[in-house]
Context: one part of a larger RNA
Molecule: small-subunit ribosomal RNA, 5' domain
Organism: Anoxybacillus kestanbolensis
RNA sequence: GAACGCUGGCGGCGUGCCUAAUACAUGCAAGUCGAGCGGACGAAUCGAAAGCUUGCUUUUGAUUCGUUAGCGGCGGACGGGUGAGUAACACGUGGGCAACCUGCCCUGUAGACGGGGAUAACACCGAGAAAUCGGUGCUAAUACCGGAUAACACGGAAUGUCGCAUGACGUUUCGUUGAAAGGCGGCGCAAGCUGUCGCUACAGGAUGGGCCCGCGGAGCAUUAGCUAGUUGGUGAGGUAACGGCUCACCAAGGCGACGAUGCGUAGCCGACCUGAGAGGGUGAUCGGCCACACUGGGACUGAGACACGGCCCAGACUCCUACGGGAGGCAGCAGUAGGGAAUCUUCCGCAAUGGACGAAAGUCUGACGGAGCAACGCCGCGUGAGCGAAGAAGGGCUUCGGGUCGUAAAGCUCUGUUGUUAGGGAAGAACAAGUAACGCAGUAACUGGCGUUACCGUGACGGUACCUAACGAGAAAGCCACGGCUAACUACGUGCCAGCAGCCGCGGUAAUACGUAGGUGGCAAGCGUUGUCC
Numbered sequence: 001g002a003a004c005g006c007u008g009g010c011g012g013c014g015u016g017c018c019u020a021a022u023a024c025a026u027g028c029a030a031g032u033c034g035a036g037c038g039g040a041c042g043a044a045u046c047g048a049a050a051g052c053u054u055g056c057u058u059u060u061g062a063u064u065c066g067u068u069a070g071c072g073g074c075g076g077a078c079g080g081g082u083g084a085g086u087a088a089c090a091c092g093u094g095g096g097c098a099a100c101c102u103g104c105c106c107u108g109u110a111g112a113c114g115g116g117g118a119u120a121a122c123a124c125c126g127a128g129a130a131a132u133c134g135g136u137g138c139u140a141a142u143a144c145c146g147g148a149u150a151a152c153a154c155g156g157a158a159u160g161u162c163g164c165a166u167g168a169c170g171u172u173u174c175g176u177u178g179a180a181a182g183g184c185g186g187c188g189c190a191a192g193c194u195g196u197c198g199c200u201a202c203a204g205g206a207u208g209g210g211c212c213c214g215c216g217g218a219g220c221a222u223u224a225g226c227u228a229g230u231u232g233g234u235g236a237g238g239u240a241a242c243g244g245c246u247c248a249c250c251a252a253g254g255c256g257a258c259g260a261u262g263c264g265u266a267g268c269c270g271a272c273c274u275g276a277g278a279g280g281g282u283g284a285u286c287g288g289c290c291a292c293a294c295u296g297g298g299a300c301u302g303a304g305a306c307a308c309g310g311c312c313c314a315g316a317c318u319c320c321u322a323c324g325g326g327a328g329g330c331a332g333c334a335g336u337a338g339g340g341a342a343u344c345u346u347c348c349g350c351a352a353u354g355g356a357c358g359a360a361a362g363u364c365u366g367a368c369g370g371a372g373c374a375a376c377g378c379c380g381c382g383u384g385a386g387c388g389a390a391g392a393a394g395g396g397c398u399u400c401g402g403g404u405c406g407u408a409a410a411g412c413u414c415u416g417u418u419g420u421u422a423g424g425g426a427a428g429a430a431c432a433a434g435u436a437a438c439g440c441a442g443u444a445a446c447u448g449g450c451g452u453u454a455c456c457g458u459g460a461c462g463g464u465a466c467c468u469a470a471c472g473a474g475a476a477a478g479c480c481a482c483g484g485c486u487a488a489c490u491a492c493g494u495g496c497c498a499g500c501a502g503c504c505g506c507g508g509u510a511a512u513a514c515g516u517a518g519g520u521g522g523c524a525a526g527c528g529u530u531g532u533c534c
Stems, first nucleotide, its partner, number of pairs: 002530005009381006015374002017339001022337003026334003031074003036071002039068014081292003091216007100209002105205007113147001115145002122137006153176010182197006219263002225255003230252008267289004271282004294315005317328004345371001347370003353367001354365004384414004394405002397402001418475001419471006428461001434455007478523005483504003489518005499506002
């Protein structure tokens, strides 16, 4: 965050499984890069050869363009969901790390030398129903591995300065360790030079995290004792890092009525509701943190995970099977079944914002932007306005005189918000890329880079909002109550019956309390009831 009953015209903005962290059919939700690499396929152009049907076909070579399974890089640790667990440094707040890490990003310094061996793809063979796997052979890289170089980096020694302790920082000296000769451009015959994006080492920053501590926020004492890696030390291992974190040995400690331990309950906070405040209650939506991802356990990779849409093992469940064996995980968005008083579309779009990748164009994005459904909530508007009788008809009451519904209706004169039809029609768009001009830094110079201006050009919503015209009062009012509390009364029916009821209480023959009617009161696209909090 409501539900139920009756009723229901519109718009804006929000909100929408609180129950079964139950089980899930189907589709989508994480990809991207060919400007890292070798292939494969397709198209075009040029050339060669062959066949001939003499202008076509086949083979082959080169160049360009396009697509891409595989290797490789980055991202799948963000974003999105849920609240099961957790009474805990989980959260909030304030500190500490002289005990730490940080991919991409920014700044600075230095560098990028010279080699090697494989492997997927592919080809062939084989196993299998499938999932998939094995063998042999070939090949590439920004994949992998040695070597060289080298320090302010790391380790040892000497020394100086400083600190709250362990210690920190600086200087000198000795030893140890790295890289992709890459991609795309420009100039050049070449060698080579150069631009940009990448790469390596170190230092610093920023951002994000890790660890430790003080204090704070729940129930039960009809839970009083708890504890063996337990508490501390020495040494070692492990970690990014401190630490019984783990291990060996030694000591016997540690916690507790200032509530240990146990049990039950619970994600925490900013905030939200209420209240004059103090306080009480809640933790939906939005934001921060934490935890979880069928259940339990484990590690691998990586800057970062013990990893929702990764891997392995075990278990329950479901599905396929040729019975040998395999596949799966909606607490992502929709949706289904079930449960329930109860909670939505198997929609549109990447136009905007944001994210991943990419030099870029761009691709992906159920994040997000929108539309749909629901009076679920708040707010706004309408359902007509003016005139119209000593007052129609009709209803109902009556003391039969009248009084009431009631200016209410009819009728007349208008208006056109909404509505219907027609016409026009947005803002949200800023970009990026490309083209041209100018400027700036850099280069021997050019290309390229950055900035400014102009041109080009992009909208799911949506022909929506909005505007204009025409039409026509036409299409739009209900619900509850009327004994007192508590605003609002009569008649009839019923007769302690049927029933009402929040409390007091009504009803047994004149019921303002039940039921109906007329009237009245209240609120109004709502009204009333129930639940819950103040």